[in-house]
RNA sequence: GGUUGAAUGGUGUAACGGUAGCACAUAAGAUUCUGAUUCUUGUGACCUGGGUUCGACUCCCAGUUCGACCU
Numbered sequence: 001g002g003u004u005g006a007a008u009g010g011u012g013u014a015a016c017g018g019u020a021g022c023a024c025a026u027a028a029g030a031u032u033c034u035g036a037u038u039c040u041u042g043u044g045a046c047c048u049g050g051g052u053u054c055g056a057c058u059c060c061c062a063g064u065u066c067g068a069c070c071u
Base pairs, nucleotide, nucleotide: 001070002069003068004067005066006065007064010024011023012022013021018054026042027041028040029039030038047063048062049061050060051059
């Protein structure tokens, strides 16, 4: 230099173009003499900027970061 993959709560991981889910973690409550366990409820996220579309995590373009292969 060329080809190609990934980026989603604090962490990990899903999501036919049509309500962004799950687990752990975390906060509150119940339970307990206290703590742990267990149960209930809640908070919290689409890498950035454009484009297409009635509608974009999803499709297209550019950029950033990380990785693989070729040279």